[in-house]
RNA sequence: UGGAGCGGGUGCAUGAUCGCUCCGACCUUCGAGUCGGGGAGGAAAGUCCGAACUCCACCGGGCAGGAUGGUUCGUAACGCGAACACCGGGCAACCGGGGGAAAGUGCCACAGAAAACAAACCGCCCGAUUUUUCGGGUAAGGGUGAAACGGCGAGGUAAGAGCUCACCGCUCUCCUGGUGACAGGGGAGGCACGGUAAACCCCAUCCGGAGCAAGACCAAAUAGGGAGAUGUUUGAGGGCGGCCCGUCCGAUAUCUCCGGGUAGGUUGCAAGAGGUGCCGGGCGACCGGUAUCCCCAGUCAAAUGAUCAUGACCCUUGCGGGUACAGAAUUCGGCUUAUAGCCCGCUCCGUUUU
RNA sequence: GCACCAGUAGCUCAGCUGGAUAGAGCAACGGACUACGAAUCCGUAGGUCGGGCGUUCGAAUCGCUCCUGGUGUACCA
Numbered sequence: 001u002g003g004a005g006c007g008g009g010u011g012c013a014u015g016a017u018c019g020c021u022c023c024g025a026c027c028u029u030c031g032a033g034u035c036g037g038g039g040a041g042g043a044a045a046g047u048c049c050g051a052a053c054u055c056c057a058c059c060g061g062g063c064a065g066g067a068u069g070g071u072u073c074g075u076a077a078c079g080c081g082a083a084c085a086c087c088g089g090g091c092a093a094c095c096g097g098g099g100g101a102a103a104g105u106g107c108c109a110c111a112g113a114a115a116a117c118a119a120a121c122c123g124c125c126c127g128a129u130u131u132u133u134c135g136g137g138u139a140a141g142g143g144u145g146a147a148a149c150g151g152c153g154a155g156g157u158a159a160g161a162g163c164u165c166a167c168c169g170c171u172c173u174c175c176u177g178g179u180g181a182c183a184g185g186g187g188a189g190g191c192a193c194g195g196u197a198a199a200c201c202c203c204a205u206c207c208g209g210a211g212c213a214a215g216a217c218c219a220a221a222u223a224g225g226g227a228g229a230u231g232u233u234u235g236a237g238g239g240c241g242g243c244c245c246g247u248c249c250g251a252u253a254u255c256u257c258c259g260g261g262u263a264g265g266u267u268g269c270a271a272g273a274g275g276u277g278c279c280g281g282g283c284g285a286c287c288g289g290u291a292u293c294c295c296c297a298g299u300c301a302a303a304u305g306a307u308c309a310u311g312a313c314c315c316u317u318g319c320g321g322g323u324a325c326a327g328a329a330u331u332c333g334g335c336u337u338a339u340a341g342c343c344c345g346c347u348c349c350g351u352u353u354u
Numbered sequence: 355g356c357a358c359c360a361g362u363a364g365c366u367c368a369g370c371u372g373g374a375u376a377g378a379g380c381a382a383c384g385g386a387c388u389a390c391g392a393a394u395c396c397g398u399a400g401g402u403c404g405g406g407c408g409u410u411c412g413a414a415u416c417g418c419u420c421c422u423g424g425u426g427u428a429c430c431a
Stems, first nucleotide, its partner, number of pairs: 001350010012311007020039007041325001045336002048334005053211004059246005065207005070084005086097004099202002104200002106196003121142002123138006150168002153165003169191001170189008215267004225258006237249003260430003274293008312323004355427007364380004373411001382398005404420005
């Protein structure tokens, strides 16, 4: 200096005026006012996973169903993260992938002789023969296909073939190392075992359901109305998706439909698996200790805005224009997706100079 | 907010236990018939199967992700 890989940060700033919303204090003629303070994000998004919390009176077992899938760790938990192993891609930094196809079943179009316990279309070889057919042998060669029943070389043979041998691959087995995935090495077999599980399925692990419109309290209003079904110890119905068994609850009751009324307030609900600094442990994700900080949005017709000035950056000759993606809704941990511009760090491959 | 469903031609739908030319009806266009028009008959065109990535030899169909549209859901008695 050129190209590339990986990771992190930031996400216009300051001031003035007028507003919105919440909290605290003061004042109060109870209408409000004054002063002080807080007021969107890294994704608040998609709602794709996992939890907290709440209810289903209190729950077990089985089937069915769903989810996950290399190993070992981390975590409250996860389908998330870290490190490592194997396979694939890249010169490299680095990136991507995921259980099992020798338990069973299904499928593999077209083409092709044959698509899975094999098989002879062409070819090659042997025999017969009317000389172009028949019988037999053969998977080395051709052709088809996404895929053709170990690869390559030598021997061997009528021609061939793991038929035999070396190397590679594969299977079985033993030893060594590693917590483990797995790796390295020895021996034997003589080739059997195509692909597909984001097809059914098998194996292992996990899962009761519903969701803050959960739930609790207060207030208001109405026709505590009508119809139907079932049931009261021989038990309806229920234990918020289905079935079965057990178990428990269970009575002027439960369910369904029609009709009617209200559509207000309080709470849940803002201090949390919390942030920051330092010390220690760990390769790392992360964990432990200690100090400190701030209490830091809390709405429901859902606040967080508008205007002006100055500055910064970008486009433009200039006038002027623009400043990404986006906007909390019970709360956290992740994932995924969107994102203009700017800044920082580490690494790899070149080029040039010394 | 929470839960769930759908997307195939201009419109309404089929195909969705993967198989190569994605079909049907209506509409559109051209022709025939008619003096002209409608109806009818014949023919033609029209498709990123909502977008992207993946699995597979092969994807409208299977998996993941994004986009768009829609549905249900308050309390009392």
Predicted 3D model of RNase P RNA and transfer RNA as a complex of 431 nucleotides. Its mean pLDDT, the model's own confidence on a scale to 100, is 75.